[in-house]
RNA sequence: GAUUUAUACAGAAGAGGCGAGAGACAGGCUCAUCGACCCUCUGGCAACCUGGAAAGUCCAAGGUGCCAAUUCCUGCCAAAUAGGCUAUUCUUAUUUGGAUCUAUAAAUU
Numbered sequence: 001g002a003u004u005u006a007u008a009c010a011g012a013a014g015a016g017g018c019g020a021g022a023g024a025c026a027g028g029c030u031c032a033u034c035g036a037c038c039c040u041c042u043g044g045c046a047a048c049c050u051g052g053a054a055a056g057u058c059c060a061a062g063g064u065g066c067c068a069a070u071u072c073c074u075g076c077c078a079a080a081u082a083g084g085c086u087a088u089u090c091u092u093a094u095u096u097g098g099a100u101c102u103a104u105a106a107a108u109u
Base pairs, nucleotide, nucleotide: 001109002108003107004106005105006104007103008102013042014041015040016039017038021031022030023029025075026074027073028072043067044066045065047064048063049062050060051059052058053057076098077097078096079095080094081093082092083091084090
């Protein structure tokens, strides 16, 4: 790097360094010189693996992961409701369901 399976409305920040963009992509929206993002240290969370327990759950924190906002929201398909149009087609908004994408884990290669 690839494949498969699972999960993604819960949870968890301080200090130091650097100095301008960051939140994967596009649009929206948000974060950011009151210093974001990123890096380091310390602390924490507990999703998967692991270990333990009188086990439908809880504890630990060894491996990975994570610590703004639901994967921040939407994107593709379908349905419902309401509206625009004389009316069907069409279209707009909201909601719901499914898929995709992305991320992470575990396993295989």